[in-house]
Context: one part of a larger RNA
RNA sequence: CUGGGCGUAAAGCGCACGUAGGCGGAUCUUUAAGUCAGGGGUGAAAUCCCGAGGCUCAACCUCGGAACUGCCUUUGAUACUGGAGGUCUCGAGUCCGGGAGAGGUGAGUGGAACUGCGAGUGUAGAGGUGAAAGUCGUAGAUAUUCGCAAGAACACCAGUGGCGAAGGCGGCUCACUGGCCCGGUACUGACGCUGAGGUGCGAAAGCGUGGGGAGCAAACAGGAUUAGAUACCCUGGUAGUCCACGCCGUAAACUAUGGAUGCUAGCCGUUGGGCAGCUUGCUGUUCAGUGGCGCAGCUAACGCUUUAAGCAUCCCGCCUGGGGAGUACGGUCGCAAGAUUAAAACUC
Numbered sequence: 001c002u003g004g005g006c007g008u009a010a011a012g013c014g015c016a017c018g019u020a021g022g023c024g025g026a027u028c029u030u031u032a033a034g035u036c037a038g039g040g041g042u043g044a045a046a047u048c049c050c051g052a053g054g055c056u057c058a059a060c061c062u063c064g065g066a067a068c069u070g071c072c073u074u075u076g077a078u079a080c081u082g083g084a085g086g087u088c089u090c091g092a093g094u095c096c097g098g099g100a101g102a103g104g105u106g107a108g109u110g111g112a113a114c115u116g117c118g119a120g121u122g123u124a125g126a127g128g129u130g131a132a133a134g135u136c137g138u139a140g141a142u143a144u145u146c147g148c149a150a151g152a153a154c155a156c157c158a159g160u161g162g163c164g165a166a167g168g169c170g171g172c173u174c175a176c177u178g179g180c181c182c183g184g185u186a187c188u189g190a191c192g193c194u195g196a197g198g199u200g201c202g203a204a205a206g207c208g209u210g211g212g213g214a215g216c217a218a219a220c221a222g223g224a225u226u227a228g229a230u231a232c233c234c235u236g237g238u239a240g241u242c243c244a245c246g247c248c249g250u251a252a253a254c255u256a257u258g259g260a261u262g263c264u265a266g267c268c269g270u271u272g273g274g275c276a277g278c279u280u281g282c283u284g285u286u287c288a289g290u291g292g293c294g295c296a297g298c299u300a301a302c303g304c305u306u307u308a309a310g311c312a313u314c315c316c317g318c319c320u321g322g323g324g325a326g327u328a329c330g331g332u333c334g335c336a337a338g339a340u341u342a343a344a345a346c347u348c
Base pairs, nucleotide, nucleotide: 004319005318006317007302008301012316014201015200016199017198021194022193023192025088026087027086028085029084030083031082033081034080035077036076037075038074039073040072041071042070049065050064051063052062053061054060091191092188093187094186095184096183097182098181099180103177104176105175106174107173108172109171110154115149116148117147118146119145120144121143125136126135162169163168206247207246208245209244210243211242215241216240220236221235222234223233258315259314260313261312262311263310266293267292268291269290270289271288272287273286274285275284276283277282278281297304298303321348322347323346330341331340332339333338
């Protein structure tokens, strides 16, 4: 390379936007580049193959044929692909009328709770555990009542509910703003799909500068446990967790399942719309989501099953025995931590 694969055996980039490229709806005309057919030229000899002959045979040699799967040129064919031109509306998009939503950003605001402080009542314990101790408390703790302060998170509603490309998003109000769904079928007329490089977004932890710091809590200290206990349990407690700006760019970033389109039995829930019917709160139906089960089919099995892992087409990414190793070296990026790209010797 040809191939075979990628839910769990090795293998889907964390996610999107998009350049080049690849692929691309219906119909008509044209062209004849790809494609197909015929003719001509060339494709040295040797070699290979077939037939015949010569060395006693063979290897070897000689002769003839075929072949040289290719290239050039010419005459045609026009179904398919491509080029050019025209038309169309089912793909895609626009418009109009409705709809749901923790989608995003900023500002403001509310109550409960924890903690601290002040004050009142009140007295000897409180706290904690398997049991204890260290800890707090007669300088008045714990408990209880009132007030104040500060920070962080939003109980119930809450739901295999919703929204978002993914990461993710949850008190309430306002402002700005992105996407989606349904209906109408008014408009454009293939404007599409994918996407190497590239660019952007990207939990937590971590880093830089400046704030903030209630609770929680790596590190750390003490007390227990234990043979030991650098742990599990307890009492404290600093980074951090929070905010602003900038970096980092990784996760079991998981549905361990790339994206798009079409087709292929059903049944039962649930979310948001539409339509129809009537007994007006139900039934039927239809789109778009989200779950459970299940036929055919697929699968090594488990299982998947209109939300496919079924049947097909297009495009991208990735895999090729285990260890060495996602390591070394080099490059790129980063303040660093490190990230990314990525071997070999050797060994089984």